Description
Predicted 3D model of a 271-nucleotide part of an RNA (large-subunit ribosomal RNA, domain VI) from Nitrospira sp. The RNAcentral record of the full RNA draws on ENA. The source organism's lineage runs through Bacteria, Pseudomonadati, Nitrospirota, Nitrospiria and Nitrospira. The prediction has a mean pLDDT of 89.
Context: one part of a larger RNA
């Protein structure tokens, strides 16, 4: 840009795509068959593989904005405590989020129309034939069924729902066109906080009628008992105070901060 006024939402679903596997076991049953070795269809159940998706509860990884341990050397005057540098100095452990080797699901069932093939009824051809006419069965294939996308499906679909009901010239074959007032809708955009959404854009949430981000409180996780007094030891250190301080990204509440005020596109009933 279209989609035959403009918009906001729910949809059909034409067409497109993805799935599509399969293996042992245990019963049916040592049954049918078979002299015997040996051994089942047909059914009913279990649990694997490999391949897919999605999630992070578990079990790990990671985790350079979290804790703690420690080496060297330097700065806060010094003791202590600490900051910086040394691949995040180096080392153990770690929340969210990503994430597999971890967790969960799936290929399920069922219909319809066939392939070889197996049949009915039956002539041409008094017989006989599954086909010449007409009816049946019958595949991990085909079309649905299952998951996704999908009205640019230009045959441009369908439902509900919101919105706009001026005026004066001039003009035309016309529910035509035009110029100047006037009006500015429902709706959207910009711009602003932000996001398990994200290259950009999009797309979603929120914008005081407000928890959308930060900051506060509280929880929770991690990490492992801070600093500072104080006891014990000549001392290095070790007890108490103390399951302490510290605590990202989690999870509630709280307007204290910041989303202020605005602008702007969209018409006036629709061949």
């Nucleotide at each position: 840009c279209g989609u035959c006024g403009g918009a906001a939402a729910u949809u059909u679903g034409a067409g497109a795509g993805g799935a599509g596997c399969u293996g042992u076991c245990c019963u049916u049953a040592g049954u049918a068959c078979g002299a015997g070795a040996g051994g089942a269809c047909c059914g009913g159940g279990a649990u694997g593989g490999a391949c897919a998706a999605a999630c992070c509860u578990c079990u790990g990884g990671u985790g350079u904005g979290c804790c703690a341990g420690u080496u060297g050397u330097u700065c806060u005057g010094c003791c202590a405590a600490g900051g910086g540098c040394a691949a995040u100095g180096c080392u153990g452990g770690g929340u969210a989020g990503c994430u597999a080797u971890g967790u969960u699901u799936g290929g399920a069932u069922g219909g319809g129309a066939u392939a070889a093939c197996c049949g009915c009824u039956g002539a041409a051809a008094g017989c006989a034939u599954c086909u010449a006419a007409g009816c049946g069965g019958g595949a991990a294939g085909c079309c649905c069924a299952c998951c996704u996308c999908a009205a640019g499906a230009u045959u441009a679909g369908a439902u509900u729902u919101c919105c706009c009901u001026u005026g004066u010239c001039g003009u035309u074959u016309a529910u035509u066109c035009g110029a100047c007032a006037c009006u500015a809708a429902a709706g959207g955009c910009c711009g602003g906080u932000g996001g398990a959404a994200g290259a950009c854009u999009a797309c979603c949430a929120c914008g005081u009628u407000g928890a959308u981000a930060g900051g506060c409180u509280g929880g929770g996780u991690g990490u492992g008992u801070a600093a500072g007094u104080u006891c014990g030891g000549u001392g290095a250190c070790g007890g108490a105070u103390u399951a302490a301080g510290c605590u990202a990204a989690c999870c509630a509440g709280u307007a204290c901060u910041a989303a202020u005020u605005g602008g702007c596109c969209g018409u006036g009933a629709g061949c």